[in-house]
RNA sequence: GACCCUAUCGUCUAGAGGUUAGGACGCCAGGUUUUCAUCCUGGUAACCGGGGUUCAAUUCCCCGUAGGGUCG
Repeated sequence: GACCCUAUCGUCUAGAGGUUAGGACGCCAGGUUUUCAUCCUGGUAACCGGGGUUCAAUUCCCCGUAGGGUCG
């Protein structure tokens, strides 16, 4: 330099044009317990940036950024 893949709560991940962006762990609060742990209930918090297509984009397209891979 060319090509390919990936980017979603604090972390790991599901979702693949519309309807609450879901789950697990974590964290917070409450319940249970003499206390801690466990267990139960509730809460918290996210679509990498810009542009395009579309009535509608987290999803499709383009460019960029970051990470990974193959080739030279």
Predicted 3D model of a 72-nucleotide RNA (transfer RNA) from Candidatus Liptonbacteria bacterium CG11_big_fil_rev_8_21_14_0_20_35_14. It was read from a public genome assembly. It matches the Rfam family "tRNA". Rfam classes the family as a transfer RNA. Taxonomically the source falls in Candidatus Liptoniibacteriota (Bacteria, Bacteria candidate phyla). The coordinates come from a structure-prediction model, not an experiment, and the mean pLDDT is 81.